[in-house]
RNA sequence: CUUAUCCAGAGAGGCUGAGGGAACGGCCCUGUGACGCCUCGACAACCUGACCGCAAGGUCAAGGUGCCAACUCCGACAAGUAAGGAUGACUUUGGUCAUUCGUAUCUGGAAGAUGAG
Numbered sequence: 001c002u003u004a005u006c007c008a009g010a011g012a013g014g015c016u017g018a019g020g021g022a023a024c025g026g027c028c029c030u031g032u033g034a035c036g037c038c039u040c041g042a043c044a045a046c047c048u049g050a051c052c053g054c055a056a057g058g059u060c061a062a063g064g065u066g067c068c069a070a071c072u073c074c075g076a077c078a079a080g081u082a083a084g085g086a087u088g089a090c091u092u093u094g095g096u097c098a099u100u101c102g103u104a105u106c107u108g109g110a111a112g113a114u115g116a117g
Stems, first nucleotide, its partner, number of pairs: 001117006011040005019029003024075003041068001043066001046064003049060004072111001077108002080105003084101007
């Protein structure tokens, strides 16, 4: 750089001792011990392998990775939708329309992570 996936799943022990969740904002985890390292275990099924199958595909989980708080923790950029606020115009005074603002939701994107090349 290309490509696939990212709403599922899976923790105990030991060492250490103050930070961590990529970065910014938020929100959260953390001396009832974070991060990191080690041991064992587990999850998953991307690659290799074995098996089934005409194929599509499926099974196993031995090997190579990966993963085991929160949807990639959420947002950030853009479009749509919904209810609402503000301003303006029109009005039969009931409202209608336009612009705009933040909120929610949804889609896409960006960034990131992992595999394979």

RNAcentral holds the sequence, with entries from MGnify.
A computed fold for a 117-nucleotide RNA from a soil metagenome, annotated as SAM riboswitch aptamer (S box leader).
Rfam family: SAM riboswitch aptamer (S box leader). Rfam describes the family as follows. The SAM riboswitch is found upstream of a number of genes which code for proteins involved in methionine or cysteine biosynthesis in Gram-positive bacteria.
Its mean pLDDT, the model's own confidence on a scale to 100, is 84.